Two RNAs folded together computationally: RNase P RNA and transfer RNA, 405 nucleotides in total.
Rfam match: Bacterial RNase P class A. The family's RNA type in Rfam is ribozyme.
RNA sequence: GAGGUUCGACAAGUAAUCGCUGGUGCGAAAGCAUCAGAGGAAAGUCCGAGCUCCAUAGGACAAAGUGCCGGGUAACACCCGGGAGUCGUAAGGCUACAGAGAGUGCAACAGAAAGUAUACCGCUGCAUUGCAGUAAGGGUGAAAAGGCGAGGUAAGAGCUCACCGGCAUACUUGGCAACAGGGUGCGCAUUGAAAACCUCACUUGGAGCAAGGUCAAAAAGCAGGUAAGUGGUCCGCUUCAUACCUGCGGGUAGACUGCUGGAACCUGAUGGUGACAUCAGGUCUAGAUAGAUGAUUACAUAAACAGAACUCGGCUUACGGCGAACCUCUGUU
RNA sequence: GGUCCCGUCGUCUAGGGGUUAGGACAGGAGAUUCUCAGUCUCUAAACAGCGGUUCGAUUCCGCUCGGGACUA
Numbered sequence: 001g002a003g004g005u006u007c008g009a010c011a012a013g014u015a016a017u018c019g020c021u022g023g024u025g026c027g028a029a030a031g032c033a034u035c036a037g038a039g040g041a042a043a044g045u046c047c048g049a050g051c052u053c054c055a056u057a058g059g060a061c062a063a064a065g066u067g068c069c070g071g072g073u074a075a076c077a078c079c080c081g082g083g084a085g086u087c088g089u090a091a092g093g094c095u096a097c098a099g100a101g102a103g104u105g106c107a108a109c110a111g112a113a114a115g116u117a118u119a120c121c122g123c124u125g126c127a128u129u130g131c132a133g134u135a136a137g138g139g140u141g142a143a144a145a146g147g148c149g150a151g152g153u154a155a156g157a158g159c160u161c162a163c164c165g166g167c168a169u170a171c172u173u174g175g176c177a178a179c180a181g182g183g184u185g186c187g188c189a190u191u192g193a194a195a196a197c198c199u200c201a202c203u204u205g206g207a208g209c210a211a212g213g214u215c216a217a218a219a220a221g222c223a224g225g226u227a228a229g230u231g232g233u234c235c236g237c238u239u240c241a242u243a244c245c246u247g248c249g250g251g252u253a254g255a256c257u258g259c260u261g262g263a264a265c266c267u268g269a270u271g272g273u274g275a276c277a278u279c280a281g282g283u284c285u286a287g288a289u290a291g292a293u294g295a296u297u298a299c300a301u302a303a304a305c306a307g308a309a310c311u312c313g314g315c316u317u318a319c320g321g322c323g324a325a326c327c328u329c330u331g332u333u
Numbered sequence: 334g335g336u337c338c339c340g341u342c343g344u345c346u347a348g349g350g351g352u353u354a355g356g357a358c359a360g361g362a363g364a365u366u367c368u369c370a371g372u373c374u375c376u377a378a379a380c381a382g383c384g385g386u387u388c389g390a391u392u393c394c395g396c397u398c399g400g401g402a403c404u405a
Stems, first nucleotide, its partner, number of pairs: 001329008010320001013299006020037007039305001043316002046314005051208004058235004063204005068082005083097001084095004098199002103197002106192002120138002122134005146164002149161003165188001166186004171182004212257004221248005227239003264283008334404007343358004351388001360376006381397005
């Protein structure tokens, strides 16, 4: 200097004038003063909860979700640290990571044959146009019953042996564990996929702030049913004819609350590899409801993606420049 | 704001792991007819986009984009 990998913070503002929303103070009121006023993703609505309602939020089935080990957290499909596999020269990245002797099913075409698998070519023996043996070599295919060497054989084959690979293991070493090393045994396995059905382990009531609650106002009921009870089925339980359910029709659509003090944020110390935890001190930072933060002037430059609607913890997607560490290559000293 | 559904030729639609993407209307060409209509034959044209699983994806699973329905 070039290329790459992994992280971190920021996302502007200052002054004046006018304007918008909320809080606080003063004021009978009008109003005056002062303080505050969109994001790291507010987005997608993919997950988890807090909170509210449903008399059963009881049990079972079904259904849905998760899936290596150990931790973190209110919880999670999230985060951290390890293990295994795999990609990369490396720094590092990715994984839908339990099970294929519990069972059922699928693998087109090609090929002789796709799983109690098979014999097209080839090789060997007997024979003469056939019979027997073979699965070493060749071919087809994504995939055809492990590799190399020696022995053995009519020719071959784990047929036998040594080594490697594989499977099992109540042995041993390290580790909480997943797992790894060693030992021992076995001629030997899983053809592939379970994002095929399925089996195993664990988890799960439903609906959602437009949930709910209070006040005010208005009004008109009619018909049918015997059952109804916040996903489906069954059991249990509760209510019930002045109840409940269904259909048609009518009135109201106003105000207040929920609505912002939080598993909140910042700084420091201690513990921990880390996610994070504990302690101490400090801060109060939007609450609209046809939906608030704009306009002008001056300075300054700094741009992209982009506007809260109950609140948080994550994931995914969109995007601007700045900084740090690490890896590889090239050149110079 | 919340909860659901969908995306296949120009248009309307079948399909659902096996390499075939089908039908109808419209388009183009030809035949028939004095000409048009009609009829017959032939022809071109599509799985929203990007990843993943698998030997193989329109179909299975994720994410993105676009469209629609319900809810006070």